[in-house]
RNA sequence: GCGGAUAUAGUGUAGUGGUAGCACGCGUCCUUCGGGUGGACGAAGUCCUGGGUUCAAUCCCCAGUAUCCGCC
Repeated sequence: GCGGAUAUAGUGUAGUGGUAGCACGCGUCCUUCGGGUGGACGAAGUCCUGGGUUCAAUCCCCAGUAUCCGCC
């Protein structure tokens, strides 16, 4: 230099055009003498950035950024 993959909650991940889910973690409560385990409820997301298409974009298109892989 060329090509490809990935980017979603604190962490790990699902989600192929119509209000963004799950697990762990975190908070409150119950349970316990206390803790753990278990149970109930809850908070937490500019969906990497900027444009485009569309009535509507996490999803499609373009450019960029970061990380990883391959080729030279």

Overview:
This is a predicted structure of a 72-nucleotide RNA (transfer RNA) from Kwoniella pini CBS 10737. The prediction has a mean pLDDT of 84. The source organism's lineage runs through Eukaryota, Fungi, Agaricomycotina, Cryptococcaceae and Kwoniella pini. Rfam family: tRNA. About the family: Transfer RNA (tRNA) molecules are approximately 80 nucleotides in length.